[in-house]
Context: one part of a larger RNA
RNA sequence: UGGUCGUGAAGGAACUAGGCAAAUUGACCCCGUACGUUCGCAAUAAGGGGGCCCUCCCCGCUUCGGCGGAAGGGCGCAGAGAAAAGGCUCUGACGACUGUUUAUCAAAAACACAGCACUGUGCAAACUCCUAUAGAGGACGUAUACAGUGUGACGCUUGCCCGGUGCUGGAAUGUCACGGAAGUGGGUUAGCUUCGGCGAAGCUCGCGACCUAAGCACCAGUAAACGGCGGCCGUAACUAUGACGGUCCUAAGGUAGCGAAAUUCCUUGUCGGGUAAGUUCCGACGCGCAUGAAUAGCGUAACGAUUGGAGCACUGUCUCCACGACCAACUCG
Numbered sequence: 001u002g003g004u005c006g007u008g009a010a011g012g013a014a015c016u017a018g019g020c021a022a023a024u025u026g027a028c029c030c031c032g033u034a035c036g037u038u039c040g041c042a043a044u045a046a047g048g049g050g051g052c053c054c055u056c057c058c059c060g061c062u063u064c065g066g067c068g069g070a071a072g073g074g075c076g077c078a079g080a081g082a083a084a085a086g087g088c089u090c091u092g093a094c095g096a097c098u099g100u101u102u103a104u105c106a107a108a109a110a111c112a113c114a115g116c117a118c119u120g121u122g123c124a125a126a127c128u129c130c131u132a133u134a135g136a137g138g139a140c141g142u143a144u145a146c147a148g149u150g151u152g153a154c155g156c157u158u159g160c161c162c163g164g165u166g167c168u169g170g171a172a173u174g175u176c177a178c179g180g181a182a183g184u185g186g187g188u189u190a191g192c193u194u195c196g197g198c199g200a201a202g203c204u205c206g207c208g209a210c211c212u213a214a215g216c217a218c219c220a221g222u223a224a225a226c227g228g229c230g231g232c233c234g235u236a237a238c239u240a241u242g243a244c245g246g247u248c249c250u251a252a253g254g255u256a257g258c259g260a261a262a263u264u265c266c267u268u269g270u271c272g273g274g275u276a277a278g279u280u281c282c283g284a285c286g287c288g289c290a291u292g293a294a295u296a297g298c299g300u301a302a303c304g305a306u307u308g309g310a311g312c313a314c315u316g317u318c319u320c321c322a323c324g325a326c327c328a329a330c331u332c333g
Stems, first nucleotide, its partner, number of pairs: 001328008010319002014317001019314001028050004036041001038153001052074004058069004075079001087312007094304002099111002115151007127137003154299004159229003164226002166222005173217003179211002183207006191198002230248005257291001258288001269285005
């Protein structure tokens, strides 16, 4: 000097990003216990008290050994005599919960979840595997089933838009492949010939009206499908504001809620609370840069090695360090 421990005057978070770490609390018995609540909880809430040994009488119980109570007495610095054994409270955020996860920097607000909703599937099911006309799972199940997708307990709810994209349905018309095909052109040549050519049938090479499916176009439906949910100008007897009016655009112009928020740039917004002093925190306000309803909205008891803020207790975190134990380092060997 480092490590692992121990103790500490006065103060007690002044430390620090942050009470990180440490300290406090601690098993058991008795008393007592608020808000809230889904009546289960919250709750060991909180907050107090007790403890070792001995005993006449008295009380209760007894398996008759004793045990417990009450009342009294005794000893020690200390009686759960060592070790092991919750610190607590208040208030927000998120996720209902128990659970799961980045083996080896992330345990969470991420995943899952019961519940809810939509879609597909009538059985040789949809869907999936596959070495593929096979075989297997689904399932020795049958729509109260199975598969896929989203949301995520519970409570109250879930508004408007089908123009775009998707999906479902429709079949008149347009477009349209292979294929078929009326017809038509070329090659070849039996034959004919005025010797220039013409040219049947067959074979062959092209062109081809017309017929022809799905799809697309087209017409509808559908948002707990992917998604979307305006601007400008004026207006009330102070001012301000604008219930109201006008106008343009749109498929429709954001409803209920919530809101400087895990979302607010300006911003340490403004007001209130808490502090002597508060960019954080809580409650409000709402010109929401850029909230908003199953990419769910708003609440919510319980729960959480989650996260923000405050307090009590406690302390070497600190003011400000000191001393001690052991192990190293160091010196000698």

This is a predicted structure of a 333-nucleotide part of an RNA (large-subunit ribosomal RNA, domain IV) from a Phycisphaeraceae bacterium. It matches the Rfam family "Bacterial large subunit ribosomal RNA".